Small-subunit ribosomal RNA from an uncultured bacterium, 1403 nucleotides, folded computationally. RNAcentral holds the sequence, with entries from ENA and SILVA. Its mean pLDDT, the model's own confidence on a scale to 100, is 86.
RNA sequence: AACGAACGCUGGCGGCAUGCCUAACACAUGCAAGUCGAACGCCUCGCAAGAGGAGUGGCGGACGGGUGAGUAACGCGUGGGUACGUGCCCUGUGGUGCGGGACAACGUCUGGAAACGGACGCUAAUACCGCAUGUCCCCCGAGGGGGAAAGAUUCAUCGCCAUGGGAGCGGCCCGCGUCGGAUUAGGUAGUUGGUGGGGUGACGGCCCACCAAGCCUUCGAUCCGUAGCUGGUCUGAGAGGAUGGCCAGCCACACUGGGACUGAGACACGGCCCAGACUCCUACGGGAGGCAGCAGUGGGGAAUAUUGGACAAUGGGCGCAAGCCUGAUCCAGCAAUGCCGCGUGGGUGAAGAAGGUCUUCGGAUCGUAAAGCCCUUUCGACAGGGACGAUGAUGACGGUAGCGUGAGAAGAAGCCCCGGCUAACUUCGUGCCAGCAGCCGCGGUAAUACGAAGGGGGCUAGCGUUGUUCGGAAUUACUGGGCGUAAAGGGCGCGUAGGCGGUCCCUCAAGUCAGGCGUGAAAGCCCCGGGCUCAACCUGGGAACCGCGCUUGAGACUGAUGGGCUAGAGUUCGGGAGAGGAUGGUGGAAUUCCCAGUGUAGAGGUGAAAUUCGUAGAUAUUGGGAAGAACACCGAUGGCGAAGGCAGCCAUCUGGACCGACACUGACGCUGAGGCGCGAAAGCGUAGGGAGCAAACAGGAUUAGAUACCCUGGUAGUCCACGCCGUAAACGAUGAGUGCUAGACGUCGGGGCCCUCAGGGCUUCGGUGUCGCAGCUAACGCAUUAAGCACUCCGCCUGGGGGAGUACGGCCGCAAGGUUAAAACUCAAAGGAAUUGACGGGGACCCGCACAAGCGGUGGAUGAUGUGGAUUAAUUCGAUGCAACGCGAAAAACCUUACCUACCCUUGACAUGGCAGGAAUCCCGGAGAGAUUUGGGAGUGCUCGAAAGAGAACCUGCACACAGGUGCUGCAUGGCUGUCGUCAGCUCGUGUCGUGAGAUGUUGGGUUAAGUCCCGCAACGAGCGCAACCCUUGUCAUUAGUUGCUACGCAAGAGCACUCUAAUGAGACUGCCGGUGACAAACCGGAGGAAGGUGGGGAUGACGUCAAGUCCUCAUGGCCCUUAUGGGUAGGGCUUCACGCAUGCUACAAUGGCCGGUACAAAGGGCUGCGAUACCGCGAGGUGGAGCGAAUCCCAAAAAGCCGGUCUCAGUUCGGAUUGGGGUCUGCAACUCGACCCCAUGAAGUCGGAGUCGCUAGUAAUCGCAGAUCAGCAACGCUGCGGUGAAUACGUUCCCGGGCCUUGUACACACCGCCCGUCAAGUCAUGAAAGUCGGUAACACCCGAAGCCGGUGGCCCAACCUUUUGGGGGGAGCCGUCGAAGGUGGGACUGGCGAUUAGGACU
Repeated sequence: AACGAACGCUGGCGGCAUGCCUAACACAUGCAAGUCGAACGCCUCGCAAGAGGAGUGGCGGACGGGUGAGUAACGCGUGGGUACGUGCCCUGUGGUGCGGGACAACGUCUGGAAACGGACGCUAAUACCGCAUGUCCCCCGAGGGGGAAAGAUUCAUCGCCAUGGGAGCGGCCCGCGUCGGAUUAGGUAGUUGGUGGGGUGACGGCCCACCAAGCCUUCGAUCCGUAGCUGGUCUGAGAGGAUGGCCAGCCACACUGGGACUGAGACACGGCCCAGACUCCUACGGGAGGCAGCAGUGGGGAAUAUUGGACAAUGGGCGCAAGCCUGAUCCAGCAAUGCCGCGUGGGUGAAGAAGGUCUUCGGAUCGUAAAGCCCUUUCGACAGGGACGAUGAUGACGGUAGCGUGAGAAGAAGCCCCGGCUAACUUCGUGCCAGCAGCCGCGGUAAUACGAAGGGGGCUAGCGUUGUUCGGAAUUACUGGGCGUAAAGGGCGCGUAGGCGGUCCCUCAAGUCAGGCGUGAAAGCCCCGGGCUCAACCUGGGAACCGCGCUUGAGACUGAUGGGCUAGAGUUCGGGAGAGGAUGGUGGAAUUCCCAGUGUAGAGGUGAAAUUCGUAGAUAUUGGGAAGAACACCGAUGGCGAAGGCAGCCAUCUGGACCGACACUGACGCUGAGGCGCGAAAGCGUAGGGAGCAAACAGGAUUAGAUACCCUGGUAGUCCACGCCGUAAACGAUGAGUGCUAGACGUCGGGGCCCUCAGGGCUUCGGUGUCGCAGCUAACGCAUUAAGCACUCCGCCUGGGGGAGUACGGCCGCAAGGUUAAAACUCAAAGGAAUUGACGGGGACCCGCACAAGCGGUGGAUGAUGUGGAUUAAUUCGAUGCAACGCGAAAAACCUUACCUACCCUUGACAUGGCAGGAAUCCCGGAGAGAUUUGGGAGUGCUCGAAAGAGAACCUGCACACAGGUGCUGCAUGGCUGUCGUCAGCUCGUGUCGUGAGAUGUUGGGUUAAGUCCCGCAACGAGCGCAACCCUUGUCAUUAGUUGCUACGCAAGAGCACUCUAAUGAGACUGCCGGUGACAAACCGGAGGAAGGUGGGGAUGACGUCAAGUCCUCAUGGCCCUUAUGGGUAGGGCUUCACGCAUGCUACAAUGGCCGGUACAAAGGGCUGCGAUACCGCGAGGUGGAGCGAAUCCCAAAAAGCCGGUCUCAGUUCGGAUUGGGGUCUGCAACUCGACCCCAUGAAGUCGGAGUCGCUAGUAAUCGCAGAUCAGCAACGCUGCGGUGAAUACGUUCCCGGGCCUUGUACACACCGCCCGUCAAGUCAUGAAAGUCGGUAACACCCGAAGCCGGUGGCCCAACCUUUUGGGGGGAGCCGUCGAAGGUGGGACUGGCGAUUAGGACU
């Protein structure tokens, strides 16, 4: 795009078309083929004219109408042919004379239920028969023989007979064309031909007899399946593909099968006979029927109409005609089934109405849309009049079409879609549900994809869906494809058919080309006109129908015949190369075994071992012997062969290639479906052989296991001969042949030339390699050995993957199996090449407390804290590998607090707005656990105003908007944060390369802590990162000195040098020297310097990753709660405890504990505060209060350290848990559940398994100090501060993490990836299967209807002949051949079912 459509929703009008695609299923009822009295007799009615009825006769029922079952065929199409026929029609010629006998109807009798008959009798004809004639026709033995007729009449004619011609129609024959299957390869016996006959309208094996053995077939016979064919129709640019409904031509069929009769024509849709199935009637004896005619019914189906009108028109039959008949036809009815046309209104109309929807709440949109106002009236409805179709009459349609009047916007819009493809977006509902879906795919709480709504898009009396065909699809490629890696080159050769084929000449004219003629039906398509108002539709003409045939010509090319040529091919001669093949010999090394000698304890084997061998003497070694197999070095990137493949040496036989050279043959060529041969390894058969090796097997190891890898053994086999097998990653994954198209460098074989000749150079032919241009390619790559440019031939791929190279069938094989080769079912992919990543028990390079080297821990103990788990009314919530777990929490007794229980409140604890009252506020009493509630009292302020009053803040009450939520979603978010990682990376612009993804830059050579810098480079630049700029610390200088510092015993006073404080500067830059390096960057060493190569530390965190963390900091979309999921109160809980884990503390002691004495910090904090001296208390602490808002005073004692003493290796003078008692302090309150002190108690623990953590210098370790939070404190935590102060780093193999380059990849959620097979379960389709049930077509035999044909004793018979006897001729009957259906039989093909079974697919 299309449709004979169907289904869903919807539906105003008209025109023109179309309408059982399924059950060629079955059919009730009516109608569809009759007509003629001008062929004939009879009967009825009538006075008659005439009308009617059945019958005889004639013509027509072979047309028209239906259907597509069958048919793969001369059926159809097209073009030819002729051995033929032809009623009615046209035309020509001739004729139409005489006679005869019957049978229906009818009458009588009679049978039967009926259908339908029977007997006898009568009768006419255009019925039947004979004779005559016979133009003419036919036959012939050429003499001859045979053959007609019909009349009617209204007197015009209409007929009849014979015959010739014509037209139209038909029969038969032929060339060409006409679906799929080769898993159908052979078929055929009247078969093929001949002769003779029969038969027919006619040719012919059409039929018969005889003779011959042919005929068809890989150019697809036969068989199977499917199918009416065509003009055309649909699609397509065309070529093509699909199709054959309506209309038209042909064919076939008429319940199924068979058969003939009649006839001009039939083997006959509405005729006959027979058989069968079915239906109906029946008196059971017997009969009747055939809608695939028009309507209609049942049935089937997704589905297809009225039991209508008329012969008015067109056409048909009959008739002289009038006319009759006509479900052909013309009309009407039903159906949006299709095509075409028209309408459902037009103009104006902004307050942009109401309403709906959305909203950022401003508005936007539906939307000039509506209303309103002004118009119009097509169509429809109503009334009027009213055709053409009809040449004279006749109109079913039809009171129709068209015309015209008045009224009135009046009666007339839906369907689908809106994620992309594809035109059209929002809200709500739903929550992987419900659903959608053509493909991709949507839906798991913010769905433009589901459902609804609003809006929008498309089409419109339709719109969607489904089905089917073509297109897109160059996706069967003729036009117009491919085969190295995507599917696809046969394993290789020889060669048959076939296809293709060098050069010159003559001829022919099959192909080819040109002209002419015929045909190519009409309709349709196309063009130009015409008619319906237009269109659809109808109609006139033209063109076209790309084809076929005949004919005339051309002679290039192909072909054919003939004759030449030598460039293709081949032969000959001369050479040399080679693991080419076959056979027979022969050689040495090695291995194993045997014998003997020497010799002694091991050998062997492995990652390490063991099995194994060995004191019965192994291994080792020496000598001798035996056997089998394979041939080191040469050896190659080498050679040979068609491929498989071929390797010691020698001989014999033998194939091919190459080089050189004259001569010869004269296209002898190339390819090659079938066919034939060769064909690695393994395997098979028979007979040998068997050293080594070695499937299977055994043992030892390894391992979770180890039916493996490793080891020790070991049988087939490997070897030989003969015969099979016929496969392979049989690969260059690249068929063969020929020609052409830049080169460079190797190498093998041969030849030529040259030179300076053990050699070298140039060149040529043939082979074999590497690189490379043009060109080709999807890319990779190929590139004179093509995958380039062309030609020829073969093979193969259809065409997604799986199923499956499987099943079935065939062929081959001894078997194993091979070859040929499907389908069901299933998936939304499978695949190629390349790209970027990621990954690798890949490679190269390089970093990091990553390992190593060290020091100290952790893992064991006690208790602390966090967490899991368990528990609980609640143990609130979050964080969960690194990167959760002393984390949010820098303080849970109440509060906090979010949890639980109980009791309360409902505009609320809090915000804004309205109204009313009151200032606020304070005090006292009652009830209650309290929140709260109740009663009483005090008390007026501020602003404005003269006052009344008003207002602000605050309180109370009322009503409503609203508040409120630590309720959910961190996977809707912002912000913030963690992590890779302070790792050195991440990108962009322009250019260049690539079809593209993308690459280049950013890679490379060096160098660095660094993508740091240098050099190189199709790149040149740039950005975010790195570094630097900032803070701090280390040195110095300057400035500034109080509370600091100094001299001093102290203070005042003085001073500012030092310390310090805190501000500004200086200083370090590989700057200098030497070496290395590339003359670079840089590195190494040195000097100077407080500091040296980033001086130390901090802050600073690229593009991004982890849907990482947080809705319980805050903010925020959406959802949810609203007398509660909000709010208040009290009590409880977050502090539970059999356990597991994590992080820290204290220890286990002598480098220590205890006692006494005695030094030296830094950084902080302090007024609701720090709190000195003093006094009390053993102590926590208390009393008290100086000083200090702090360089001044206080916290404050620093501790380790140092000095002295003691303890002496012990569960201790270690260790301090736990528990008892007594206290102190904070606080409303220490019961659940605080800290501290004193006395007493004194647990585990004696240095910690596997494992694991931190740290590279002022670091680790160790020692104390301070602070935040805070009433107090569970702090041993955290954040800071200083004191003392190490050890070690060979190095980068390994573990972990990371960077860069490279490589492989079937990964891309990216190796925590992907993915294979068994097993278990379910479902589905398929194969096999003992069998079983059908179907189809043949074959053989039996039976044999009707009927044609043939025969025929007897029987029967009007016409003619006859001598009335018969004859001629005919008939029934009977017999026979053929013969449908039926029966029997064995096979063939095919389908269904089938216990069980096999593999497959999906979950």